[in-house]
A computed fold for a 609-nucleotide part of an RNA from Magnetobacterium casense (SeqCode), annotated as large-subunit ribosomal RNA, domain I. Its mean pLDDT, the model's own confidence on a scale to 100, is 81. The full RNA is in RNAcentral, with records from ENA. Rfam family: Bacterial large subunit ribosomal RNA.
Context: one part of a larger RNA
RNA sequence: GGCAUAUGGUGAAUGCCUUGGCAUCAGACGGCGAUGAAGGACGCGGCAGGCGGCGAAAUGCUACGGGGAGUUGCGAGUAAGCUUAGAUCCGUAGAUAUCCGAAUGGGGAAACCCUUCAGGGGUCAUGCCCUGAAAUUAUACACUGAAUACAUAGGUGUAUAAGGCGAACCCGGGGAAGUGAAACAUCUCAGUACCUGGAGGAAAAGACAUCAAAAGAGAUUCCCUUAGUAGCGGCGAGCGAAGGGGGAAGAGCCUAAACCCGGAAAGACAACAAGUCAACGACAGCUAUUUUUGUUAUAAGGAUAGUGAGUGUUCGUUGGUUUAUUGUCUUUCCGGGGGUUGUAGGACCGCAUAAGUACGAUAAUUGAUAUAUAGCUGAACCAUUGUGGAACAAUAGACCAUAGAAGGUGAUAGUCCUGUAAGCGAAAUGUAUUGAUUAGGGAAGCGGUAUCCUGAGUACCACGAGACACGUGGAAUCUCGUGGGAAUCUGGGGGGACCACCCUCCAAGGCUAAAUACGAGCUGAUGACCGAUAGCGCAUAGUACCGUGAGGGAAAGGUGAAAAGAACCCCGGUGAGGGGAGUGAAAUAGAACCUGAAACCAUAUGCUU
Numbered sequence: 001g002g003c004a005u006a007u008g009g010u011g012a013a014u015g016c017c018u019u020g021g022c023a024u025c026a027g028a029c030g031g032c033g034a035u036g037a038a039g040g041a042c043g044c045g046g047c048a049g050g051c052g053g054c055g056a057a058a059u060g061c062u063a064c065g066g067g068g069a070g071u072u073g074c075g076a077g078u079a080a081g082c083u084u085a086g087a088u089c090c091g092u093a094g095a096u097a098u099c100c101g102a103a104u105g106g107g108g109a110a111a112c113c114c115u116u117c118a119g120g121g122g123u124c125a126u127g128c129c130c131u132g133a134a135a136u137u138a139u140a141c142a143c144u145g146a147a148u149a150c151a152u153a154g155g156u157g158u159a160u161a162a163g164g165c166g167a168a169c170c171c172g173g174g175g176a177a178g179u180g181a182a183a184c185a186u187c188u189c190a191g192u193a194c195c196u197g198g199a200g201g202a203a204a205a206g207a208c209a210u211c212a213a214a215a216g217a218g219a220u221u222c223c224c225u226u227a228g229u230a231g232c233g234g235c236g237a238g239c240g241a242a243g244g245g246g247g248a249a250g251a252g253c254c255u256a257a258a259c260c261c262g263g264a265a266a267g268a269c270a271a272c273a274a275g276u277c278a279a280c281g282a283c284a285g286c287u288a289u290u291u292u293u294g295u296u297a298u299a300a301g302g303a304u305a306g307u308g309a310g311u312g313u314u315c316g317u318u319g320g321u322u323u324a325u326u327g328u329c330u331u332u333c334c335g336g337g338g339g340u341u342g343u344a345g346g347a348c349c350g351c352a353u354a355a356g357u358a359c360g361a362u363a364a365u366u367g368a369u370a371u372a373u374a375g376c377u378g379a380a381c382c383a384u385u386g387u388g389g390a391a392c393a394a395u396a397g398a399c400c401a402u403a404g405a406a407g408g409u410g411a412u413a414g415u416c417c418u419g420u421a422a423g424c425g426a427a428a429u430g431u432a433u434u435g436a437u438u439a440g441g442g443a444a445g446c447g448g449u450a451u452c453c454u455g456a457g458u459a460c461c462a463c464g465a466g467a468c469a470c471g472u473g474g475a476a477u478c479u480c481g482u483g484g485g486a487a488u489c490u491g492g493g494g495g496g497a498c499c500a501c502c503c504u505c506c507a508a509g510g511c512u513a514a515a516u517a518c519g520a521g522c523u524g525a526u527g528a529c530c531g532a533u534a535g536c537g538c539a540u541a542g543u544a545c546c547g548u549g550a551g552g553g554a555a556a557g558g559u560g561a562a563a564a565g566a567a568c569c570c571c572g573g574u575g576a577g578g579g580g581a582g583u584g585a586a587a588u589a590g591a592a593c594c595u596g597a598a599a600c601c602a603u604a605u606g607c608u609u
Base pairs, nucleotide, nucleotide: 001608002607003606004605005604006603007602008601009600015594016558017557020530021529022527023526024525025524026523027522029519030518031165032164039100040099041098042055043054044053046078047077050074051073052059061094062093063092064091065090066089070082071081072080105114106113107112115134116133117132118131119130120129121128136162137161138160139159140158141157142156143155144154169200170198171197172196173195174194180187184234210217211216221248222247223246224245225244231239232238252511253510254509255455259337260336261335262334263333264332265331266330267329268328269327270326271325273323274322275321276320277319278318279317280316281315282314285307286306287305288304289303290302291301292300293299342489344454345453346452347451348448349447350446351445359441362439363438364437365436366435367434368433369432370431371430372429373428375424376423377422381397385394398415399414400404406418407417408416460484461483462482463481464480465479466478467477470496491506492505493504494503495502545552546551565593568580569579570578571577
């Protein structure tokens, strides 16, 4: 030095355990926020660093319920307290709730700085303190109000709403690539990932311009099937229906229009009144003729014709025009009624008349029931013997069971404890179902058909795209872009080019529960799920640590039944560590603590070189 055996050290595997995870199912519930959220910062404890709790009223305050002996969290100890006059604790409803954060008076390098106004406190006074208000946007209303006359923009005020956060689910708007095709370009991945807008407890869809096929069905959604079929496809890779059948659930409605009523505006026509303009005529005046009455005569009156310059608070007619009123009609708008469909329906016309009734998916109030948020009752061995540190084991008996689920208790417990089966329970708040009342809403029948209505830049077409299982194809159907552009019930769409016949439905407005999807958070149950290199990254930690930052991201469980955690003595540096003693069933269970493999190290003995 090697080998072997034994005894140790080191080391942490293994076994056993589980406080923690993972998954599934069921139930309930599905939001929080300017009444300031989510998330934080800083504080609050007698001794208090951290976690949890709470907020200057700060390990807590009030009320109402539950509960019934201890209690001041994790967390010992000590101090000081509280508590059967019911504490601590649990639940419900409140009070308080610093600062930051949408953050919203202004600013800002988050948790800080600086204001104005109103009210209050304080001071001789200012400074100071307390409370409240002061962001923006949208909508509505009101008041103001430029360039610029009316107006508008703008400004001011009031009211209401919004803003931000949140696990997935849902509906829109945008929208890849790795990949597959054994390369790659159409194609695929995939309308996926991702970005973004919006909503709800669900969302979306939804009451046939739907399907069918000679028979019919009757909104939507979801599941099983049809079926990996029919099809699509560099007919490659791949993609991939529908009708029907069986189920879950089940619910249907409201408008636009015609027409009627009321109102407003504009226009046309008519009538009337007034004003005004123009023309014509009349009147007053003059001349002539004629006639009547009367006279000696003058005179008076009438009629006809002509003329009539100028003038007129004169009259009439006609026409134009303006204004006001009234009436009729037309157009447009507003409100109410009416009306809502495909065997066409409605208006309209004729006949009939229920009812503010039936109904109801709205709101409020109230009652009942169920349920959620604390809880309560709850059977049966303190048995015998021996083993043991300990009985829950073994032995010999007994009992309960609508309870022999489970966990704990010094080993394995139906009968020791918590529970379990079963039953019961709410002052307060919530949810669901249902009844009533009130408010608001609110139906109906028969026949006729001349006229009117039945959703227009729509349907449809061309071109260009997208969606449909369908890649331009024979490509219907649906949706967009550009350009054209109908019909009106003797109408229009569809039945996979297109046409005919036939069948079927009625677009271009809107609402609608359930069956369905999801689970951040709550409750319960379960597991041929894990058991500390596993299971979540975390038996707790997004901590320590790394990074300028976005971000990345650990390790680490086990004394014992009970601390009974080793008084006292000795060696030692008033050490570390150890030896006695003591505890304990055990200390090779001694805190570097269950078990304690191997590598590796050492000691002793044997053999061997």